This is a predicted structure of a 475-nucleotide part of an RNA (small-subunit ribosomal RNA, 3' major domain) from an uncultured organism.
Its mean pLDDT, the model's own confidence on a scale to 100, is 83.
Context: one part of a larger RNA
């Protein structure tokens, strides 16, 4: 000087305490683990791996495994010599890559040459091989905690120290006083977006209050800029103002105010920790294969199933199921695309047909509410699982899609020790919708609105942190 302590002090944080819904028991869905296989491709592994890398595994992806096949050999560029071909079509073999045959067969010219073309030679090759302990970049965590330094200066032989500790305050090393310190920097805060009042502009494709007109109905028409809303600017909050308290920052309380002490949310993540993660996103040193560890093709695998764990769905019902009627959203999306309307299908969906390159058309709620009916049951509760017949994509749904219909109706009556989130338009609960995508294994991520609680006496414990200060057989 750190780093620790079942030393102290003094602060925070859904840490804990008071509350709400969970997870650990069921059945599925999904990741890991084990097991097993020709292969079940590789990474991630306490916290900080485990619905993670995959924001889509049937073929393709695809690194795995089998078999067949190639060797300047897939794709790209120079450069040389011959060409007029290359390709295309057909035939045969094969499971396809691919072999083997057959037929066709370039273009401008100033006649020097040019272009265009791929088989040939040469030279650059290719590796998802190895090393994240060679590394770049980019990431995770501590932690969005409140800290981490630098220059002079002084102190000390010196490693060091002060500073930055002390009284007090903050969300904050925030600020104030006071001080051998005085100053600065990267972090804090602020700047930046959404959003929560209001104005002024603007007035389509949004909008309808007053006027007039149609119609079975409806902004459908003429107008119209008032609301609503859009999308640019501008205003507005700053402890500013009053009162208390205090030296001072600063507290606590009120007023106005849509909004009040950081209003809310978001992007921002200091020096640095784990030789923390990634050679399989790229990149790249070294080291390994080079008729193979490269490369192309078919088919399997990555979707195996005595078993264990993680996370997430549906449920056990009456604050509920089932039938019928009525009512309301944001935010996205759309042309190889969304589809309004009509017909047929019980349906998923098919057939026609129209409007959108979209504030124009369309995708488009559901929980709620009102009626009825079930009356506590393993049911009218709950869907698993199985068997039948479809529909959609798509060369192709056996291995291995989704999805509807009939039937079939499993386990499960609220869940041991334990464990998790969450303090407000939050939990809860309800449904929308995007990316990836032909399709989907999506219950998953990511947004979005719609309903709409509970509780915080407090800091004595538990986990983590930060400041001081002490002790140490640790560095």
């Nucleotide at each position: 000087u750190g780093a620790c302590g079942g030393g102290g002090g003094c602060c925070c944080g859904c840490a804990c305490a008071a509350g709400c819904g969970g997870u650990g028991g069921a059945a599925c869905a999904u990741g890991u683990g084990g097991u097993u296989u020709a292969a079940u491709u590789c990474g991630a592994u306490g916290a900080u791996a485990c619905g993670c890398g995959a924001g889509g595994a049937a073929c393709c992806u695809u690194a795995c495994c089998u078999g067949g096949g190639c060797u300047u050999a897939a794709a790209u560029g120079u450069a040389g010599a011959a060409c007029g071909a290359c390709g295309u079509u057909c035939c045969g073999g094969g499971a396809a890559a691919c072999c083997g045959g057959a037929a066709u067969u370039c273009c401008c010219u100033u006649c020097g040459g040019g272009g265009c073309g791929g088989a040939c030679u040469a030279c650059a090759a290719g590796g998802u091989g190895c090393u994240g302990c060679a590394u770049g970049g980019u990431u995770g965590u501590c932690g969005u905690c409140a800290g981490c330094u630098c220059g002079u200066g002084c102190c000390g032989u010196g490693a060091g120290g002060u500073a930055u500790c002390g009284g007090g305050u903050u969300a904050a090393g925030u600020c104030c006083c006071a001080u051998a310190a005085c100053g600065a920097g990267c972090g804090c805060a602020a700047c930046c977006c959404c959003u929560a009042u209001u104005g002024u502009u603007a007035g389509u494709u949004g909008c309808c209050a007053g006027c007039g007109g149609a119609u079975a109905a409806u902004g459908c028409c003429g107008g119209g800029g008032a609301c609503u809303c859009u999308a640019a600017c501008a205003a507005a909050a700053c402890u500013g103002c009053c009162c208390g308290u205090g030296u001072a920052a600063a507290c606590g309380g009120g007023a106005g105010g849509a909004a009040g002490g950081u209003g809310g949310g978001g992007a921002u993540g200091a020096c640095g920790u784990c030789a923390a993660a990634u050679c399989a996103g790229c990149a790249c040193g070294g080291c390994c294969c080079u008729u193979a560890u490269g490369u192309c093709c078919a088919g399997g695998g990555c979707u195996a199933c005595a078993c264990a764990c993680g996370u997430g769905u549906u449920a056990c019902a009456a604050u509920g199921g089932c039938u019928g009627g009525a009512g309301c959203a944001a935010a996205g999306g759309g042309c190889a695309g969304c589809u309004a309307c009509c017909a047929c299908g019980c349906g998923a969906g098919u057939g026609g047909a129209u409007g959108c390159u979209a504030a124009u058309c369309u995708c488009c709620a559901a929980a709620u509410c009102c009626a009825g009916u079930c009356u506590c049951a393993g049911u009218u509760c709950g869907g698993a699982u199985c068997g039948g017949a479809g529909u959609c994509u798509g060369c192709a749904a056996u291995u291995c899609g989704a999805c509807u219909u009939c039937g079939u109706g499993a386990a499960g009556a609220u869940g041991g020790a334990a464990u998790c989130g969450c303090u407000a338009g939050u939990a809860a609960u309800c449904g929308c919708g995007c990316a990836u995508c032909a399709g989907c294994a999506a219950u998953g991520g990511c947004g979005c609105g719609g309903u709409g609680a509970a509780u915080a006496u407090g800091u004595u414990c538990c986990c983590g942190g930060g400041c001081c200060u002490u002790g140490u057989a640790c560095a």